The prediction has a mean pLDDT of 84. This is a predicted structure of an 81-nucleotide RNA (c-di-GMP-I-UAU riboswitch aptamer) from Anaerolineales bacterium UBA4826. The model forms 90% of the base pairs in the Rfam consensus. It was read from a public genome assembly, where an Rfam model found it. Lineage of the source: Bacteria > Bacillati > Chloroflexota > Anaerolineae > Anaerolineales. It matches the Rfam family "c-di-GMP-I-UAU riboswitch aptamer". The family has 6 seed sequences and 17 matches in Rfam 15.1. On this family, see Weinberg et al., Proc Natl Acad Sci U S A 2017: "Bioinformatic analysis of riboswitch structures uncovers variant classes with altered ligand specificity".
[in-house]
RNA sequence: AGCGAUAAGAGCAAACCCAUCGAAAGGUGGGGGCGCAAAGCCACGGGUCCUCGGAAGGCCAGGACAGCCGGGUUGCCGACU
Numbered sequence: 001a002g003c004g005a006u007a008a009g010a011g012c013a014a015a016c017c018c019a020u021c022g023a024a025a026g027g028u029g030g031g032g033g034c035g036c037a038a039a040g041c042c043a044c045g046g047g048u049c050c051u052c053g054g055a056a057g058g059c060c061a062g063g064a065c066a067g068c069c070g071g072g073u074u075g076c077c078g079a080c081u
């Protein structure tokens, strides 16, 4: 450097439930545990989702998702190459 083990130690936490914040997507905290070697972090490209706003639709604008796919960046362990 590669690779990701029927290994070890640690970590994260889907659905669902409760509380709370938000108009919403969704966020935060607690429970929970489907899964995860970047399921750490960053909305940069694509994608999906939302609409308090532009009277409405398209569209714009703003926002959400990193556990949709890429990309960037940092990083644990070592059966194996």
Base pairs, nucleotide, nucleotide: 001081002080003078004077011036012035016031017030018029019028020027021026034067040073041072042071044070045069046068047065048064049063050062051061053060054059